A computed fold for a 513-nucleotide part of an RNA from Candidatus Azoamicus ciliaticola, annotated as large-subunit ribosomal RNA, domain I. The organism belongs to Candidatus Azoamicus, within Bacteria. The prediction has a mean pLDDT of 83.

Context: one part of a larger RNA
RNA sequence: UGCAUAUAGUGGAUGCCUUGGCAAUAGGAAGCGAUGAAGGACGUUAUAGAAUGCGAAAAGCUUCGGUAAGCUUUCAAAUAAGCGUUAUAGCCGGAGAUUUCCGAAUGGGGAAACCCACCUUAAUUUAAGGUAUUGUUAUUUGAAUAUAUAGAAUAACAAAGCGAACUUAGGGAACUGAAACAUCUAAGUACCUAAAGGAAUAUAAAUCAAUUGAGAUUCUGAGAGUAGUGGCGAGCGAAAUUGGAUUAGCCGUGUAAGAAAUUGUUAUGAAAAUUUAUAGUAGAAUUAUUUGGAAAAAUAAACAAAAUUGUGUGAUAGUCACGUAUAUUAAAUUUAUUUUCACAUUUCUUACUAAUUAAUUAGAUCGAGACACGUGGUAUCUUGAUUUAAAAUAGGGGGACCAUCCUCUAAGGCUAAAUAUUACCUAUUGACCGAUAGUGAACUAGUACCGUGAGGGAAAGGUGAAAAGAACCCCUGUUAGGGGAGUGAAAUAGAUUCUGAAACUGUAUGCAU
Numbered sequence: 001u002g003c004a005u006a007u008a009g010u011g012g013a014u015g016c017c018u019u020g021g022c023a024a025u026a027g028g029a030a031g032c033g034a035u036g037a038a039g040g041a042c043g044u045u046a047u048a049g050a051a052u053g054c055g056a057a058a059a060g061c062u063u064c065g066g067u068a069a070g071c072u073u074u075c076a077a078a079u080a081a082g083c084g085u086u087a088u089a090g091c092c093g094g095a096g097a098u099u100u101c102c103g104a105a106u107g108g109g110g111a112a113a114c115c116c117a118c119c120u121u122a123a124u125u126u127a128a129g130g131u132a133u134u135g136u137u138a139u140u141u142g143a144a145u146a147u148a149u150a151g152a153a154u155a156a157c158a159a160a161g162c163g164a165a166c167u168u169a170g171g172g173a174a175c176u177g178a179a180a181c182a183u184c185u186a187a188g189u190a191c192c193u194a195a196a197g198g199a200a201u202a203u204a205a206a207u208c209a210a211u212u213g214a215g216a217u218u219c220u221g222a223g224a225g226u227a228g229u230g231g232c233g234a235g236c237g238a239a240a241u242u243g244g245a246u247u248a249g250c251c252g253u254g255u256a257a258g259a260a261a262u263u264g265u266u267a268u269g270a271a272a273a274u275u276u277a278u279a280g281u282a283g284a285a286u287u288a289u290u291u292g293g294a295a296a297a298a299u300a301a302a303c304a305a306a307a308u309u310g311u312g313u314g315a316u317a318g319u320c321a322c323g324u325a326u327a328u329u330a331a332a333u334u335u336a337u338u339u340u341c342a343c344a345u346u347u348c349u350u351a352c353u354a355a356u357u358a359a360u361u362a363g364a365u366c367g368a369g370a371c372a373c374g375u376g377g378u379a380u381c382u383u384g385a386u387u388u389a390a391a392a393u394a395g396g397g398g399g400a401c402c403a404u405c406c407u408c409u410a411a412g413g414c415u416a417a418a419u420a421u422u423a424c425c426u427a428u429u430g431a432c433c434g435a436u437a438g439u440g441a442a443c444u445a446g447u448a449c450c451g452u453g454a455g456g457g458a459a460a461g462g463u464g465a466a467a468a469g470a471a472c473c474c475c476u477g478u479u480a481g482g483g484g485a486g487u488g489a490a491a492u493a494g495a496u497u498c499u500g501a502a503a504c505u506g507u508a509u510g511c512a513u
Stems, first nucleotide, its partner, number of pairs: 001512009015498001016462002020433002022430007029422002031162002039102003042055003046079001049075003061096007070083003107116003117131006133159009166197001167195005177184001181231001207214002218245005228236002249414003254352008268342007277333002280328003286301005302319002304308001310322003363387008373399001394409005449456002469497001472484004
């Protein structure tokens, strides 16, 4: 030095576990905001930090209901000082009060959380309130300029900003594919912008069909990868029809008066009844012995079950605890439905006043776009430019075009449901993960740290049933480390703490050199 065996160390794999995630299902909710949001800054406890809560009334105040013997949030134990014990502690829920400063931020300014004002009222240093812009309406004023108008002022009401996806509209790529690439594709996708709602859009035939007929829209199974389209390449890709989901139809100048209908809940308000949600309440039934640190195990004998879902308890519990089935509850706010009333609506009559069945239209020409359809023989739809009809004896469509026939009535408007989505709340589920997995994040995580910035972005879980977390003694420079003692079932469970693999490092022995 190598090999082997044994034994230690190092290290943190593996096993077991789960506080956290992931994906769904059902129901709810689908918004918040000038009554100042979302998001922050700074404060706030007997308290140095972080988190959570709250706001100078500051881990809270008032009140109503429930619960209640303990309480003064967590990391995080201890101490101090207090409060409470049968109902004004605390906790849970409803309603209210307070709610600094910034932020749409709105008195002016500004390098966000700061600086500087003015007016009114009451008055004591001070306190309370008001003062942005735009739009609409109303009023008062008011130039050049006579009437006026522009402009100005005041008041009332409204808007703004934020938010995960879904929706509609306006803009709109490239990589890529075509085995290159230009039409084409990717794709009207990504992305940007605007606007709205709990859904949105669409919607009551100038629709289809085919000689029979159907009868608004939306979503969906088939039709069908068919008919087509296409450097006829890559690819793109219908419709009629039919099966289902769901169904709903309406308005047409307005005002006033009168009468009637009861229809419809389309909109609003009030009351009542039932009901939903936001705290809760009651809730069955087991003991002994043995082993053990501990019984839920084993043995023996019982019991409950409208409850043997589940979790915890010193090992595996229907009968120990919380629960579960089931039954039941609300002072306050709240959901939905029904009824009644009001209001509204509808119909009719009268009077006045009007008139809207759609013309800068349909169509045409040129240029584009949308239609599965790339201009093609290309109908249909939209429209940038230029033009330009008819009046129901009329007009549009039926995929060039013409005739016949059929069918519908454009150029006005409203409309629930079936459909899409889930930041958020509740309950439940999983041939989903189990700490290099699952969210980036099971822990002080969008933290530490990096970057001027936009932005990037970690690592890090486990003593034990219970801290019973090792009094006291000894070694030593020692708050290091260790040896005794003690606790514990176990300390090779000792805080770098469950298990504790391998690489790697020693020590002992044997063999080889």